[in-house]
A computed fold for a 102-nucleotide RNA from a soil metagenome, annotated as SAM riboswitch aptamer (S box leader). Its Rfam family is "SAM riboswitch aptamer (S box leader)". From the family's description: The SAM riboswitch is found upstream of a number of genes which code for proteins involved in methionine or cysteine biosynthesis in Gram-positive bacteria.
RNA sequence: CUCAUCGGGAGCGACGGAGGGAAACGGCCCAGUGAAGUCGCGGCAACCCCCAAGGCGUUGGGAAGGUGCCAAGUCCGUCAGAGAAAUUCUCUGGAAGAUGAG
Numbered sequence: 001c002u003c004a005u006c007g008g009g010a011g012c013g014a015c016g017g018a019g020g021g022a023a024a025c026g027g028c029c030c031a032g033u034g035a036a037g038u039c040g041c042g043g044c045a046a047c048c049c050c051c052a053a054g055g056c057g058u059u060g061g062g063a064a065g066g067u068g069c070c071a072a073g074u075c076c077g078u079c080a081g082a083g084a085a086a087u088u089c090u091c092u093g094g095a096a097g098a099u100g101a102g
Stems, first nucleotide, its partner, number of pairs: 001102006011041005019030003024078004042070003047066002049062005074096001079093006
């Protein structure tokens, strides 16, 4: 850089000791009943992968291995458009981001 996906799913322990939810701002949350981080074990999912069928940009099944993930929609908004309505709400798209494959 390209493509695909992002309303689902899945946590305990040890060490650690005050922050964390990507960045900025705003909001809203999580956190000494222990944040981030590291390690161990467990789990989720099915991108790569494996098996079968084949309608061949498909369908079904699997989970040993490579990643990923395990509060809240990617926590929500920011830009554009539309609608409702009374300064708030809803919807669609975008931007940005995350993950995988190349």